[in-house]
Molecule: transfer RNA
Organism: marine sediment metagenome
RNA sequence: GCUUCAGUAGCUCAGUGGUUAGAGCGCCAUCCUCGUAAGAUGGAGGUCGCAAGUUCAAAUCUUGCCUGAAGCU
Numbered sequence: 001g002c003u004u005c006a007g008u009a010g011c012u013c014a015g016u017g018g019u020u021a022g023a024g025c026g027c028c029a030u031c032c033u034c035g036u037a038a039g040a041u042g043g044a045g046g047u048c049g050c051a052a053g054u055u056c057a058a059a060u061c062u063u064g065c066c067u068g069a070a071g072c073u
Stems, first nucleotide, its partner, number of pairs: 001072007010025004018056001027043005049065005
């Protein structure tokens, strides 16, 4: 330098054009317990990597850039 893949909550990930953007773990509160753990209930936490485009409508499609991984030279 080229090719491919990935980037969504603190972490691991799902979500292939329209529904309120979700799950597990974690965090906080309450209940339970003599207390802790476990368990139950509820809650907070996201400008979906950045920008532009297509579209009535984009996390999703297209283009460029950034970051990371793998491969080739």